[in-house]
RNA sequence: GUGGAUGUAGCGCAGUGGUAGCGCUCCUGAUUGUGGUUCAGGCGGUCGCGGGUUCAAAUCCCGUCAUCCACC
Numbered sequence: 001g002u003g004g005a006u007g008u009a010g011c012g013c014a015g016u017g018g019u020a021g022c023g024c025u026c027c028u029g030a031u032u033g034u035g036g037u038u039c040a041g042g043c044g045g046u047c048g049c050g051g052g053u054u055c056a057a058a059u060c061c062c063g064u065c066a067u068c069c070a071c072c
Stems, first nucleotide, its partner, number of pairs: 001071007010024004018055001026042005048064005
């Protein structure tokens, strides 16, 4: 340089155009002599960034950035 994959919560990941979710972590409470386990509730997101299409975009299109893979 060429082609491809990935980018969503602190971490690991879902989400095939119609309210952005799950598990773990964290916080609060219950349980317990204490801790852990278990149970209930809760906090946390400019969906990598910029634009476009659309009534409506995490999702479709274009550009761009980062990481990884293959080729040269």
A computed fold for a 72-nucleotide RNA from a Candidatus Omnitrophota bacterium, annotated as transfer RNA. It matches the Rfam family "tRNA". Rfam's curators write: Transfer RNA (tRNA) molecules are approximately 80 nucleotides in length. Its mean pLDDT, the model's own confidence on a scale to 100, is 82.